RNAcentral holds the sequence, with entries from ENA and MGnify. A computed fold for a 73-nucleotide RNA from a Candidatus Dojkabacteria bacterium, annotated as transfer RNA. RNAcentral records the identical sequence in 2 taxa. It matches the Rfam family "tRNA". Rfam links the family to the GO term triplet codon-amino acid adaptor activity. The coordinates come from a structure-prediction model, not an experiment, and the mean pLDDT is 80. Taxonomically the source falls in Candidatus Dojkabacteria (Bacteria, Bacteria candidate phyla).
RNA sequence: GGAUGCGUAGCUCAACUGGCAGAGCAAGCGGCUCUUAACCGUUAGGUUCAGGGUUCGAUUCCCUGCGCAUCCA
Numbered sequence: 001g002g003a004u005g006c007g008u009a010g011c012u013c014a015a016c017u018g019g020c021a022g023a024g025c026a027a028g029c030g031g032c033u034c035u036u037a038a039c040c041g042u043u044a045g046g047u048u049c050a051g052g053g054u055u056c057g058a059u060u061c062c063c064u065g066c067g068c069a070u071c072c073a
Base pairs, nucleotide, nucleotide: 001072002071003070004069005068006067007066010025011024012023013022019056027043028042029041030040031039049065050064051063052062053061
C1' cells in the first nucleotide's frame, strides 16, 4: 500500500427482509438471612465510532474518514 470483517449500556453480545434499541453479567434499591455471599424482586444506565447521502422512516442500505483484528504484498 491492497483485501475482508468488526465498532450498539461499565463489560460480553443480540436486534430475523429498513418499522417502539434489548439480554446476561456488573451497579443502585428492596426482600430473604444473626451478618455476608448466594437466591428472588425491582430501578437506572445508549448522540448505536464520526460526518454526509437515500428513504415517510436507518443500528440495518450507499459514500467518506477514524479505530481494532485477520490475510496479501